Context: one part of a larger RNA
Molecule: small-subunit ribosomal RNA, 5' domain
Organism: Candidatus Wildermuthbacteria bacterium
RNA sequence: GGAUGAACGCUGGCGGCGUGGAUAAGGCAUGCAAGUCAAGGGGUUUUGCAUUUUGCAAAACACCGGCAAAUGGGUUAGUAACACGUGGAUAUAUACCCCGGAGAUGGGAACAGUUUGGAGAAAUCCAAAGUAAUUCCCAAUGGUUCCCGCUUUUUGCGGGAUAAAGGUUUUCUGCUUUUUGUAGGAUUCCGCUCCGGGAUUGGUCUGCGGCCUAUCAGCUUGUUGGUAAGGUAAUGGCUUACCAAGGCGAUGACGGGUAGGCGGUGUGAGAGCACGAUCGCCAACAAGGGUACUGAGAUACGGACCCUACUCCUACGGGAGGCAGCAGUCGAGAAUAUUGCGCAAUGGGCGAAAGCCUGACGCAGCGACGCCGCGUGCUUGAAGAAGCUCUUCGGAGUGUAAAGAGCUUUUCUGGAGGAAGAAUCCCGCUUUUUGCGGAAUGACGGUACUCCAGGAAUAAGGGGGGGCUAAUCACGUGCCAGAAGCCUCGGUAAUGCGUGGCCCCCAAGCGUUAUCC
Repeated sequence: GGAUGAACGCUGGCGGCGUGGAUAAGGCAUGCAAGUCAAGGGGUUUUGCAUUUUGCAAAACACCGGCAAAUGGGUUAGUAACACGUGGAUAUAUACCCCGGAGAUGGGAACAGUUUGGAGAAAUCCAAAGUAAUUCCCAAUGGUUCCCGCUUUUUGCGGGAUAAAGGUUUUCUGCUUUUUGUAGGAUUCCGCUCCGGGAUUGGUCUGCGGCCUAUCAGCUUGUUGGUAAGGUAAUGGCUUACCAAGGCGAUGACGGGUAGGCGGUGUGAGAGCACGAUCGCCAACAAGGGUACUGAGAUACGGACCCUACUCCUACGGGAGGCAGCAGUCGAGAAUAUUGCGCAAUGGGCGAAAGCCUGACGCAGCGACGCCGCGUGCUUGAAGAAGCUCUUCGGAGUGUAAAGAGCUUUUCUGGAGGAAGAAUCCCGCUUUUUGCGGAAUGACGGUACUCCAGGAAUAAGGGGGGGCUAAUCACGUGCCAGAAGCCUCGGUAAUGCGUGGCCCCCAAGCGUUAUCC
């Protein structure tokens, strides 16, 4: 000199873009952060129509069922490791999506909801009856895969096992008492099963690379290898039995300390050194520890079970909970924000769609925390007011500075107008493709921006002046009070302390402290 997720002191006009819990991975009140589908299913309630009943239509709701909930969001505790980066490898899986091929036949059953009865303070639970489905099961078929037998290995043959689910739109025909309905066919769209391929995303293995320490020198028994078996989607001591006695190490094993890694960031001419906030990729974690279930995918932040600590409710019998999600609160700290608005956009989940959900996200609020930009006026105005300071007492400085005169209006205040971000989706038409037409939708926000009016009006400080280092005089003080980054200054004329004038530097900031180069 540059830099910072900074803090502190003094000061403070505006805007844009960023950025903001670095400490206690400490504890958390409250609200919200993951739902959706009624075009899978049977129901309950309400409303309307028609009402003799049956019923028809619409809406809401819990339940069964499907998909999602493994993403998104947070944090960096642990981890020195194939965790990460980079380059390879293959013994492997992959829901939703795309392409190709084949198929979807016949039957049965249970459990919710519901009703009845019961237990409990509650959380919730028990028993009985009975029911639907894209729930579950059996059988059929078998391209595929597996097993067995045969076959001369290749190859092939025979036997056995192995799948499915319907819904919806339009329409035709038959039956039925016209209707309601029912059976069959065609058709639109969405699905279902199997096989092959793709895409995407993982799993596993591996070469190389990146911290300190020898005041850590030996470490290891599933340890190192083999055989067999089990397990896994899959290789493998991954696990087990048996056998062998190996394996690693001064090219630093083992131990200890520290630490998430990288893209990158800061600095520097570079080499390098230091760092790893925001943003992106990967990993790990979810009060501490452990376990599996479901599933394409988890050993699952807002799922389950167990133990521990803590908090809360209780009728004392027993229960409930997990902010390292967004806000917010207490605590500790030098220190870090709103219990805001909206799904309009982008993206995600579900749905045929309308749409619903979304503290992701888009915005707004707070903080000079940072960077950038703008302003606090411009011209004129005296041999030069007043005040203040200095003085050799003549004067000099502040100083065109002020006042005064003229001008301008960025900004400010008031008024008027007023966006882009919005087109998808939807509806209608069209011969599908595709295209045409129509309508609706904005949190930010009456914001940005533009115009009009008014009036210099609303806006300057901080640090420094002995040398390093740009800028000096006077007074006060008298080794005192104090200053100080270093050298040092102060003991009666202190350019170094305190005050004032003047000056220097930077400027909505200026200094100090801390840290890095």